Predicted 3D model of a 93-nucleotide RNA (Bacterial small signal recognition particle RNA) from a Pseudomonadota bacterium. Rfam family: Bacterial small signal recognition particle RNA. A reference for the family is Rosenblad et al. (2009), "Kinship in the SRP RNA family", RNA Biol. It is recorded under the gene name ffs. RNAcentral holds the sequence, with entries from ENA. NCBI's taxonomy places the organism under Bacteria, Pseudomonadati, Pseudomonadota. Model confidence (mean pLDDT): 81 of 100.

RNA sequence: GGCGGGGUCCGGACGGCGGCAUGGCGUGAACCUGGUCAGAUCCGGGAGGAAGCAGCCAUAAGCGUCCUCUGCCGAGCGUCCGGGCCCCGCCCC
Repeated sequence: GGCGGGGUCCGGACGGCGGCAUGGCGUGAACCUGGUCAGAUCCGGGAGGAAGCAGCCAUAAGCGUCCUCUGCCGAGCGUCCGGGCCCCGCCCC
């Protein structure tokens, strides 16, 4: 110096683990969100029209819950890859 093996440290990929929400689910607004708007109201001679409460549906913030999906973070558990250092064996000079 070359080859092989082992230990340890560092980095990367993937998987697993934990946490979180920007993810899932639920809940969620008297009016101050949206839609549909019974009744009642208003306009109209009428036909018809207007705004629109309750109800119903959906949803924002918020709240609750869960990590199945998505994303982020954490520890560094496993596999693989690369590198540093150390040790051992064999070969060559």